[in-house]
This is a predicted structure of a 548-nucleotide part of an RNA (small-subunit ribosomal RNA, 5' domain) from a Eubacteriales bacterium.
Context: one part of a larger RNA
RNA sequence: GGACGAACGCUGGCGGCGUGCCUAACACAUGCAAGUCGAACGGACGGAAUUAGAAGCUUGCUUCUAAUGAAGUUAGUGGCGGACGGGUGAGUAACGCGUGGGUAACCUACCCAUCAAACUGGGAUAACAUCGUGAAAACGGUGCUAAUACCGGAUACACUUAUUGGAUCGCAUGGUCUGAUAAGGAAAGGUGGCCUCUGUAAAUGCUACCGAUGAUGGAUGGACCCGCGUCUGAUUAGCUAGUUGGUGAGGUAACGGCUCACCAAGGCGACGAUCAGUAGCCGGCCUGAGAGGGUGAACGGCCACACUGGGACUGAGACACGGCCCAGACUCCUACGGGAGGCAGCAGUGGGGAAUCUUCCGCAAUGGACGAAAGUCUGACGGAGCAACGCCGCGUGAGUGAGGAAGGCCUUCGGGUUGUAAAACUCUGUCUUCAAGGAAGAAUGUUAUUCUUGAGAAUAUUGAGAGUAAAUGACGGUACUUGAGGAGGAAGCCACGGCUAACUACGUGCCAGCAGCCGCGGUAAUACGUAGGUGGCAAGCGUUGUCC
Numbered sequence: 001g002g003a004c005g006a007a008c009g010c011u012g013g014c015g016g017c018g019u020g021c022c023u024a025a026c027a028c029a030u031g032c033a034a035g036u037c038g039a040a041c042g043g044a045c046g047g048a049a050u051u052a053g054a055a056g057c058u059u060g061c062u063u064c065u066a067a068u069g070a071a072g073u074u075a076g077u078g079g080c081g082g083a084c085g086g087g088u089g090a091g092u093a094a095c096g097c098g099u100g101g102g103u104a105a106c107c108u109a110c111c112c113a114u115c116a117a118a119c120u121g122g123g124a125u126a127a128c129a130u131c132g133u134g135a136a137a138a139c140g141g142u143g144c145u146a147a148u149a150c151c152g153g154a155u156a157c158a159c160u161u162a163u164u165g166g167a168u169c170g171c172a173u174g175g176u177c178u179g180a181u182a183a184g185g186a187a188a189g190g191u192g193g194c195c196u197c198u199g200u201a202a203a204u205g206c207u208a209c210c211g212a213u214g215a216u217g218g219a220u221g222g223a224c225c226c227g228c229g230u231c232u233g234a235u236u237a238g239c240u241a242g243u244u245g246g247u248g249a250g251g252u253a254a255c256g257g258c259u260c261a262c263c264a265a266g267g268c269g270a271c272g273a274u275c276a277g278u279a280g281c282c283g284g285c286c287u288g289a290g291a292g293g294g295u296g297a298a299c300g301g302c303c304a305c306a307c308u309g310g311g312a313c314u315g316a317g318a319c320a321c322g323g324c325c326c327a328g329a330c331u332c333c334u335a336c337g338g339g340a341g342g343c344a345g346c347a348g349u350g351g352g353g354a355a356u357c358u359u360c361c362g363c364a365a366u367g368g369a370c371g372a373a374a375g376u377c378u379g380a381c382g383g384a385g386c387a388a389c390g391c392c393g394c395g396u397g398a399g400u401g402a403g404g405a406a407g408g409c410c411u412u413c414g415g416g417u418u419g420u421a422a423a424a425c426u427c428u429g430u431c432u433u434c435a436a437g438g439a440a441g442a443a444u445g446u447u448a449u450u451c452u453u454g455a456g457a458a459u460a461u462u463g464a465g466a467g468u469a470a471a472u473g474a475c476g477g478u479a480c481u482u483g484a485g486g487a488g489g490a491a492g493c494c495a496c497g498g499c500u501a502a503c504u505a506c507g508u509g510c511c512a513g514c515a516g517c518c519g520c521g522g523u524a525a526u527a528c529g530u531a532g533g534u535g536g537c538a539a540g541c542g543u544u545g546u547c548c
Base pairs, nucleotide, nucleotide: 001548002547003546004545006544007543008542009541010540013394014393015392016391017390018389019387020386021352026350027349028348030347031346032345035080036079037078040077041076043074044073045072049068050067051066052065053064054063055062056061057060087305088304089303096230097229098228099227100226101225102224103223106222107221111218112217113216114215115214116213119153120152121151122150128143129142130141131140132139159184160183161182162181163180164179165178166177167176168175169174189210190209191208192207193206194205231277232276233275238268239267240266243265244264245263246262247261248260249259250258280302281301282300283299284295285294286293287292307328308327309326310325311324330341331340332339333338358384360383361382362381366380367378368377369376370375397427398426399425400424407418408417409416410415431489433484434483435482436481437480441475446470447469448468449467450466451465452464453463454462455461492537493536494535495534496533497518498517499516503532504531505530506529507528513520514519
């Protein structure tokens, strides 16, 4: 000199864009943060409307009863999603990360393309009803019922496994293509429309869309292996028994001591093993001419974790932050029998600390989950709020103005200086204030309608494309524009001995004090304190801390 997620002191007008618990991975009141689908299913609620009967009378309406019952709502079963998104940095010195390779050792729901197939049976169960115990929640018994829930059978010759033949390729374990035999091996329907064909109770038929099954390939996401790199300590020198290798078996999506049985006695280490300490890693960021040094906040990639420790279940995917089980610590409720909980999600509270924000608005946009769609959900996100915490921009007026006013300070008492500074005159109107107008972000999406066209045997339906119209904004009456008014509302902080730009007076008298270093102060202190003046920076200025 530069930098900062900074803090502290004095001061403080506006705007834009960013940033904001670095400490206790300490404990958490309250609310919200993951749901969605009725076009998978049976119920329950609901009750437009229709029909029949009865009553009343204003004789075509009202009321009552019974039956059927559209729209709509949803506790439960079921599907998909809760493995994404969001947070934190505790642990980890490791194939964790970075970089470059490998898998002839692998998996992949949803999505895309292609091929095939989509047949036929069965038994339950929740909801619900009822009973019992119980304070209640739970729980249990009995009875009923549905499915795209569950379980069989058939088909498959694609696919898998085993045995085996051929071709071809590879350094090798072996790969690819092709054939034979044996065994294994799938599913689910829903909604809308139609009556031309079959048939007629318009579904058991046809059709469109959605969904479901098997396989191959792709895409995407992941898994594993290897080379190299990745902090400090030798006042840590030896470490290791599943340890190192082999054979066989098991296990896994898959290789492998991953696990086990047997056999051998190996394996690592001064090129630093082991142990100990510290630490998430990187793109980057800061500094520097560079080499390098420091750092890993915000944004992006990867990893790890979710009260602490352990475990598996489900699933395409987890050993799962707002899932389950066990143990522990802690907190809460209780009728004492027993139960409930996990903010390192967004706000917020206590505590710790030098120190770090609102219990705000909205799903309008972007993105995500579900849904055929409308749509629902979304503290992701978009915004607003607070904080000079940072960067950037603007303003606090401009011009003229000498009797060089008054006052202050100094003085050699002549004057000098503050100083064109003020006053005064002439202007301007940024910003602030008030008033009026007022966006873009929103149409490739949605709804309605018209046309064209594909699928289809056809009507219908539906997909795609085009046109027209309408609605949709949290921010927000915000940005911006215009007008009004009046210089009115807007300057401080540090320094002035040398380094280092800037000097005098008074007070004090080795006192009080200053200080980054040298050093000032003991009676004329440009170094302390105050005043005037001056210098520097400026909505900031200084101090402290850390890094180069």